[in-house]
RNA sequence: UUCAGAGUAGAUCUUAUCGCGUUAAGUGCCGCACGAACGGAGAGUUGUCGGGCGGACGAAAAGCACCGGAGAUUUUCGAGUGCUUGCGGUGAUGAGAUCGCAUCUCGCUGUA
Numbered sequence: 001u002u003c004a005g006a007g008u009a010g011a012u013c014u015u016a017u018c019g020c021g022u023u024a025a026g027u028g029c030c031g032c033a034c035g036a037a038c039g040g041a042g043a044g045u046u047g048u049c050g051g052g053c054g055g056a057c058g059a060a061a062a063g064c065a066c067c068g069g070a071g072a073u074u075u076u077c078g079a080g081u082g083c084u085u086g087c088g089g090u091g092a093u094g095a096g097a098u099c100g101c102a103u104c105u106c107g108c109u110g111u112a
Stems, first nucleotide, its partner, number of pairs: 001112001003110003010099010020088003029055004034050003040106004061085006067078004
């Protein structure tokens, strides 16, 4: 020098556990300004992520027990608490799978 390759943060999905909401927060969408991260090193975007402010949209509850009132023999009404089963493009953590520097230069491993 040639060719090939490895490796990060992280992302997505599945699953387990523990929560949150179901009195609608969260998730998702748009705008504004700010900040952060981006293989071992340097640079780094119109890409990624985060919290803040503003805006639009928007939902799945059911059962049981307890309590009180009415009625009067098992019926009705009410608010709340607890439990169970659900629901939410729900949060955190663990495990597994897949993907994984936007890009440029150098470095690393193998190779001729």